[in-house]
A computed fold for a 104-nucleotide RNA from an SAR324 cluster bacterium, annotated as TPP riboswitch aptamer (THI element).
RNA sequence: UAACUUCGUUAGGGGUGGGGGUUCCCGUAAAUGGAACCACCUGAGAAAGUCCCUUGGAACCUGAUCCAGAUCAUGCUGGCGCAGGAAAACGAUGCUGCUUCAUU
Repeated sequence: UAACUUCGUUAGGGGUGGGGGUUCCCGUAAAUGGAACCACCUGAGAAAGUCCCUUGGAACCUGAUCCAGAUCAUGCUGGCGCAGGAAAACGAUGCUGCUUCAUU
C1' cells in the first nucleotide's frame, strides 16, 4: 500500500404466511366474509426480535392466481435463477500479496 475475513459506529433496504380453537360484527333458510385473542406448523424473523440484508448484493421484489413434489394447510421443499430488479460510508483487527527503507 492492495484485496479479503471478522467486528464496531452511523445511515439505508426488507418481510410478516398457513390451517385449528374461542369470542364478537354484518347477514342468512343455510352459508360466505371481517376483527380480536390463544397456542400450533415452517423459518433468522410470521407487526416480531436490530430478525435479516446493504453491490463479491438469493435480505427482499417481479415473473406468480407459475411448474413438480409433499402437507390438515401454506413459497413447506425444489425448480424457475450465470432471469430481470434491489439498499453504504467510515474505522479497527486478523490474514495473504506487492513495494520501499534500515540492519545483519

Record summary:
Rfam family: TPP riboswitch aptamer (THI element). Rfam describes the family as follows. Vitamin B(1) in its active form thiamin pyrophosphate (TPP) is an essential coenzyme that is synthesised by coupling of pyrimidine and thiazole moieties in bacteria. Its family is annotated with thiamine pyrophosphate binding in the Gene Ontology. Its mean pLDDT, the model's own confidence on a scale to 100, is 78.